[in-house]
RNA sequence: GGACAGGACUCUGGAGAGACCCUACCUAGGGCGCCGAAGGGGCAAGAUAGCACUAAGCUGUUAAAUCUCUCAGGCAAAAGGACAGAGAAAACGGU
Numbered sequence: 001g002g003a004c005a006g007g008a009c010u011c012u013g014g015a016g017a018g019a020c021c022c023u024a025c026c027u028a029g030g031g032c033g034c035c036g037a038a039g040g041g042g043c044a045a046g047a048u049a050g051c052a053c054u055a056a057g058c059u060g061u062u063a064a065a066u067c068u069c070u071c072a073g074g075c076a077a078a079a080g081g082a083c084a085g086a087g088a089a090a091a092c093g094g095u
Base pairs, nucleotide, nucleotide: 003095004094006092009087010086011085012084013083018032020031021030022029023028033075034074035073039071040069041068042067046062047061048060049059050058051057
């Protein structure tokens, strides 16, 4: 310097579960019942270290998710929303 991809940003799509009851009176508190796709916690194989020393086995560390937990969040609409698609330049941080 160039190319590629990522994150941020913009737009679009985007599920689940009580418009439950009571008190309040403008959206809050309490109660019961639920949901998993903000965030967060947990776990395997594998890898690795130690003990052991034919080895087996044991212990520790590391280790993912759309799995699981339901802390948080959510259960009309709105908002949010993992994830996916599209997107112009510069900047960010990588190969």
Molecule: Glycine riboswitch aptamer
Organism: Desulfotomaculum nigrificans